About this RNA: Predicted 3D model of a 104-nucleotide RNA (SAM riboswitch aptamer (S box leader)) from a marine eukaryotic metagenome.

């Protein structure tokens, strides 16, 4: 850089000790222990592998990944609905951007 996916799923212990949820805003989590490291457990089928009635299928945890909240929500654009009617406010939907993960 390209492509695919992102409303599902899955936590304990030890060390340590104040932050964390990418960024901004919001809102949350956290000394009933954040982040990190280590060990164990688990979830998932992207890759690999196996099977097949060949498919957008089934199996499998070997390589990655993941285990608060939809990627926690919003952020940019579009067409709606409702309210107000002055410049607006609220709301669900679609798409983009950004981010994450995988494969190349």
């Nucleotide at each position: 850089c390209u492509c695919a996916u992102c409303c599902a799923g899955a936590c304990c212990a030890g060390c340590u000790g104040a932050g964390g949820g990418a960024c901004g805003g919001g809102c949350c989590c956290u000394u009933u222990g954040a982040a990190g490291c280590u060990g164990g457990a688990g979830c998932a089928a992207c890759c690999a592998c196996c099977g097949c009635a060949a498919g957008a299928c089934g199996g499998c945890a070997g390589g990655u990944g993941c285990u608060a909240a939809u990627u926690c929500c919003c952020g940019c654009g579009g067409a709606g609905g409702c309210c107000a009617g002055c410049u607006g406010g609220c709301u669900g939907c679609c798409g983009a951007a950004a981010g994450a993960u995988g494969a190349g």